[in-house]
RNA sequence: CGGAGAGUUUGAUCCUGGCUCAGGACGAACGCUGGCGGCGUGCCUAACACAUGCAAGUCGAGCGGGGUUCCCUUCGGUGGCAACACCGUUGGGCGCCUAGCGGCGAACGGGUGAGUAACACGUGAGGAACCUACCCCGGACUCUGGGAUAACUCGGGGAAACUCGAGCUAAUACCGGAUGGCUCCACCGGACCGCAUGACCCGGUGGAGAAAGAUUUAUCGGUCUGGGAGGGCCUCGCGGCCUAUCAGCUUGUUGGUGGGGUAAUGGCCUACCAAGGCGACGACGGGUAGCUGGUCUGAGAGGACGAUCAGCCACACUGGGACUGAGACACGGCCCAGACUCCUACGGGAGGCAGCAGUGGGGAAUCUUGCACAAUGGGCGAAAGCCUGAUGCAGCAACGCCGCGUGGGGGACGAAGGCCCUCGGGUUGUAAACCCCUUUCAGCAGGGACGAAACUGACGGUACCUGCAGAAGAAGCCCCGGCCAACUACGUGCCAGCAGCCGCGGUGAUACGUAGGGGGCGAGCGUUGUCCGGAUUCAUUGGGCGUAAAGAGCUCGUAGGCGGUUCGGUAAGUCAGGUGUAAAAACUCCAGGCUCAACUUGGAGAGGCCACCUGAUACUGCCGUGACUCGAGUCCGGUAGAGGAGCAUGGAAUUCCUGGUGUAGCGGUGAAAUGCGCAGAUAUCAGGAGGAACACCAGCGGCGAAGGCGGUGCUCUGGGCCGGUACUGACGCUGAGGAGCGAAAGCGUGGGGAGCGAACAGGAUUAGAUACCCUGGUAGUCCACGCCGUAAACGUUGGGCGCUAGGUGUGGGGGCCAUUCCACGGUCUCCGUGCCGCAGCUAACGCAUUAAGCGCCCCGCCUGGGGAGUACGGCCGCAAGGCUAAAACUCAAAGGAAUUGACGGGGGCCCGCACAAGCGGCGGAGCAUGUUGCUUAAUUCGAUGCAACGCGAAGAACCUUACCUAGGCUUGACAUGCACGGAAAUCUCGCAGAGAUGCGGGGUGCCUUUGGCGUCGUGCACAGGUGGUGCAUGGUUGUCGUCAGCUCGUGUCGUGAGAUGUUGGGUUAAGUCCCGCAACGAGCGCAACCCUCGUUCCAUGUUGCCAGCACGUGAUGGUGGGGACUCAUGGGAGACUGCCGGGGUCAACUCGGAGGAAGGUGGGGAUGACGUCAAAUCAUCAUGCCCCUUAUGUCUAGGGCUGCAAACAUGCUACAAUGGCCGGUACAAAGGGCUGCGAUACCGCGAGGUGGAGCGAAUCCCAAAAAGCCGGUCUCAGUUCGGAUUGGGGUCUGCAACUCGACCCCAUGAAGUUGGAGUCGCUAGUAAUCGCAGAUCAGCAACGCUGCGGUGAAUACGUUCCCGGGCCUUGUACACACCGCCCGUCACGUCACGAAAGUUGGUAACACCCGAAGCCCAUGGCCUAACCCGCUUGUCGGGGGGGAGUGGUCGAAGGUGGGACUGGCGAUUGGGACGAAGUCGUAACAAGGUAGCCGUACCGGAAGGUGCGGCUGGAUCACCUCCUU
Repeated sequence: CGGAGAGUUUGAUCCUGGCUCAGGACGAACGCUGGCGGCGUGCCUAACACAUGCAAGUCGAGCGGGGUUCCCUUCGGUGGCAACACCGUUGGGCGCCUAGCGGCGAACGGGUGAGUAACACGUGAGGAACCUACCCCGGACUCUGGGAUAACUCGGGGAAACUCGAGCUAAUACCGGAUGGCUCCACCGGACCGCAUGACCCGGUGGAGAAAGAUUUAUCGGUCUGGGAGGGCCUCGCGGCCUAUCAGCUUGUUGGUGGGGUAAUGGCCUACCAAGGCGACGACGGGUAGCUGGUCUGAGAGGACGAUCAGCCACACUGGGACUGAGACACGGCCCAGACUCCUACGGGAGGCAGCAGUGGGGAAUCUUGCACAAUGGGCGAAAGCCUGAUGCAGCAACGCCGCGUGGGGGACGAAGGCCCUCGGGUUGUAAACCCCUUUCAGCAGGGACGAAACUGACGGUACCUGCAGAAGAAGCCCCGGCCAACUACGUGCCAGCAGCCGCGGUGAUACGUAGGGGGCGAGCGUUGUCCGGAUUCAUUGGGCGUAAAGAGCUCGUAGGCGGUUCGGUAAGUCAGGUGUAAAAACUCCAGGCUCAACUUGGAGAGGCCACCUGAUACUGCCGUGACUCGAGUCCGGUAGAGGAGCAUGGAAUUCCUGGUGUAGCGGUGAAAUGCGCAGAUAUCAGGAGGAACACCAGCGGCGAAGGCGGUGCUCUGGGCCGGUACUGACGCUGAGGAGCGAAAGCGUGGGGAGCGAACAGGAUUAGAUACCCUGGUAGUCCACGCCGUAAACGUUGGGCGCUAGGUGUGGGGGCCAUUCCACGGUCUCCGUGCCGCAGCUAACGCAUUAAGCGCCCCGCCUGGGGAGUACGGCCGCAAGGCUAAAACUCAAAGGAAUUGACGGGGGCCCGCACAAGCGGCGGAGCAUGUUGCUUAAUUCGAUGCAACGCGAAGAACCUUACCUAGGCUUGACAUGCACGGAAAUCUCGCAGAGAUGCGGGGUGCCUUUGGCGUCGUGCACAGGUGGUGCAUGGUUGUCGUCAGCUCGUGUCGUGAGAUGUUGGGUUAAGUCCCGCAACGAGCGCAACCCUCGUUCCAUGUUGCCAGCACGUGAUGGUGGGGACUCAUGGGAGACUGCCGGGGUCAACUCGGAGGAAGGUGGGGAUGACGUCAAAUCAUCAUGCCCCUUAUGUCUAGGGCUGCAAACAUGCUACAAUGGCCGGUACAAAGGGCUGCGAUACCGCGAGGUGGAGCGAAUCCCAAAAAGCCGGUCUCAGUUCGGAUUGGGGUCUGCAACUCGACCCCAUGAAGUUGGAGUCGCUAGUAAUCGCAGAUCAGCAACGCUGCGGUGAAUACGUUCCCGGGCCUUGUACACACCGCCCGUCACGUCACGAAAGUUGGUAACACCCGAAGCCCAUGGCCUAACCCGCUUGUCGGGGGGGAGUGGUCGAAGGUGGGACUGGCGAUUGGGACGAAGUCGUAACAAGGUAGCCGUACCGGAAGGUGCGGCUGGAUCACCUCCUU
């Protein structure tokens, strides 16, 4: 015995912080569903209105009547012989009934929660200030008279309700007298008690006060009185809601005296007197509300609630009032007023469901017009009994709690169906079917209670028991993205919809809808609403305030809170024990009863901040005007200082004025211009005027509470610090309200005005520029006096005290040491002011004896963001405005610190043909090619900054071809399978046609032959698609970038994201290496390994080579031969900072040198880390899904892709003399070749043709290399440059050169004379220049591309700048990452709110008017049985008393009036919030391109700008502006 968390802010993290969820509960409602029983519960809204019935009567043993049955009796009548019967009648009687008088009850029981913030309730006291019918106990009595009145009768009024008059009558109705144990009043005496007012007891005197009978033989009553019980009334302490945007309230108010009133105290009421009373410990006002036991929740402390049950209160149509009574100001009584309803003969009446049922209405919503008094209880009665919608029961409702059932066992390598599927299967699923069994509940039948002590049972033929039949009659709801347990398919396509939060849905949705399956609960399940919890998210338990929300701008100080040492007392707080009380029910525990449980019964326990008693005395309080000195203060002696105020005074500088000198400019800026200047400026000299501020000293220095304070002198003045330790003796700390001070701006009045300078003007800048820059310039800045009262008034850190390592500066003072003295110096100490740093704290950053550490005391403040420090109200102010300070609505965040990136018109270091230095180009011309655009029937598609644009395309006339037009086909141009059928198909010929194709003719199969293969036709499955989606994908590729980076393991640091390693010092091409280091290692990258070129060696030697030997030729390695050389092929060597020297950290490395073919990666290539760009490609290919299927497929012809006002990109050729042309002549490499390359030869000016040797190639061919060299010519011109264009003529390829090929020849001979802004390539065998080859290919648009060699430069000081990149660092409000984020006006829509002429309600009060009922007071006349008096004794008179009426005080409703508070509506208006891609700008975040922000003032479409003062929460080594994504 008791405490669980999760989701959501971020790229990620920690923190702060809100929102949301899981739990429990309910008098519930709604949706779907629904078998039984028990026990409970059931108008939360309209205290809205109510039809009908019932809910309070009873007593004849109080009384007189009346009625009625019967009996007795008198008289009369009738019938009868009579007995007798019947009718009427007189008197009496036993019963029964009861309208009235009378008594008791009706004040209980039952309902409701409107009002009420109050002694209403709870709790505990008090009443010495009280009452109490019926009941109980005690004491004493109950004697004697009298007068009326209802009923009734008669008469009258009225529709009715009802009522009037006259007459009669009774009582336990009413009244007088007697008696007085006793009570009450007055006075006197005594005893005793209490804090007091005073109480109580005893005795005496005087006065006052009673009564009722009934029935009957025993009771019930009646009166006075004492006590009890129970009930009530009054008073007090304490306790329990919100609001200060309610701060002052109060005149019967507070108290006193007298009087009245009450059962009783009391301003309860009244007259008079006094002027009090309440309030920040919240009066008064406003709002809300019945209170409690308890209920729900919670670990608890608490929070919320106050249905049912129980106690108290209040109310009874609304408001007022009293009467009766023991008790009421009275739910089913009365009177009055009002509203409403009903009846009416219109004259007048009646009514009050917030009793039980029930009706209408309201509402999301809440039951039967039931049975019975059998039980319990109540009223009356002597009793029987009557009454009892209290109550006991039943009915309706899954509204709640509890219990039970809807079957149990067996049953397949698993039916069917459904769903999924990778087509294999899986799942539904032992589930079903089927077999065996059981019968609770419900059903039917029989029996049948307890509740009752004699009679008496509504419930009820109920509970319960027994029997019968049969699995028979009985399952749904919600959920399945995370939180949160449970997944697939289809449909849908930011639609429809879902959603508690986060969020799902834009073609593969576990999130929508449906289905299958699954999960949860189960006669229920979900939803909604509300409360508590979670929420330590108002924090007492149990929070915070440097930067997240939060320290008041500062000080003084009131109340309050807190308070040093010591002694004594007290015992209020505190603690312990006890007593009383804390109703019952509830709760907890233990037992008992319903078959269990719910439910219920008994016992015990627990519960107070309650009261009282006894005790304890540590601490707090109080008392002792006790004591003390350490806190605090005073005093004495020193001392520093921009502390404050006033007066005076000084020099420098600016400006202005006067004069002199002097001449053309000055000034200003990024550059300018406005401006000033020949009427003499600027410059310079002299003199003068005036105002403001005080250079240097000056400091991270001083002073002050803060704001703030700076030349010098004087006067006045505040505070601090140090030393001494004489004095006081806790005098202290804090401080709600309050008061004072309080930068700058601003305001008022009056001065002053040099400079500066909001506004304003002009000039610039700019797209604009209401700005930044410039030239001017007004308020202001200054002074005096008075306001304002705010700032980033900041250390963003309230004040005070104490404690807790140090180190090092600096300002002020003191002591000691040292010094002969002074000055230095050393050391200790107190106070102030900085920096660093330990423990500790912190979310981190950081703080750290000047705390943000550890504690105590007091104050202020915070509780998500926005709305908003705003509105309204109040206070202050001359105004500007300040202080105080919300809500609706809206969002799922807003924030703090730190991390990793990215970015910066931030910084540092470094690299790159990045710049610079050079060389040559492009951009201008013509042409070629590609692209955009336009056009078109189509000009197919893709590629689009770098990184698309001579790109896919290494070849568009047809084909290609995907496009267009036209004509055809539909199992198809192509694949596979099946079924059936046919013949071979192919082929060939003819006709039509543009062809595809169609029609017609001819003609034939193969093989190991019941068959197979191939083929055609028909049909079914299917084919096909360059149709879509590269944002569904694979693969491939581009790019950053051949940049030097990208990571991991372990360890360490950090709460964590992460960091470290990888940073640092050097060095490198390099994260290359070295050194250092909480790191130590490792991986992918770098480098190397591979290919190629350069040197050399070895081996081999044909087709290559030919030095030497030999043969041969016109000539040639032509031949024999050779391997020396070149070369080829293969394999080695060589280069490693290895050696020397300088530098460097004895390093890495670097510089120089030697040697070497080559030197510091030797040149080139291949090689491309983690990743980025939703980069490119569905048209290479592959592929999911979607789409087409007589077409988006396929075939064919023709056309198009080649179209041309224009623009761009990449090239070629040029513009010429370093050249063109002509002639001669030399030297390559690498390739290709059989559908091929094609030699010699011949023809053609030429393209080419004829022809064909050789060669499948180190052998032959393409093949001529070209620039070069030699010679000639041209002579600077649109040319002998240039070749476009066009005309003509040809050649070749090809089915075919019209659209639309290339080449040749002749002719033509355009632009172009070196190219604006701008821009590209290249650092050496490079650029430039020269030619050669190849792929594709019939041919060719190739001037392209890919390779090859020939000739062969210049320049690099250097890294400031442009571009790109790497590393470190910094700022950030960015993270889709600057192509980011984001502000305000305007326009449109929606919503809530404020203001508003007014309008319309409500509430409470005030003044006046009117004034009902009624209580009280008064009252001439009027009326009047009881009592008294009188006599003439009466229907008499008088008195007393009473009454009606009238008057008066008070007094509800009503009326009038002006205000207060509060709500609704309101033209218009103001801002606010939200909304899809609207408009204008670019304010902020980077130095955000003028650092930003705060206060204030002015100005401006808007963000905003500027002035003044302030802050850092500003970057940084310094150059005009420049928008967006």
Small-subunit ribosomal RNA from uncultured Prevotella sp., 1525 nucleotides, folded computationally.
The sequence is in RNAcentral, with records from MGnify.
Its Rfam family is "Bacterial small subunit ribosomal RNA". Its family is annotated with ribosome and structural constituent of ribosome in the Gene Ontology.
Lineage of the source: Bacteria > Pseudomonadati > Bacteroidota > Prevotellaceae > Prevotella.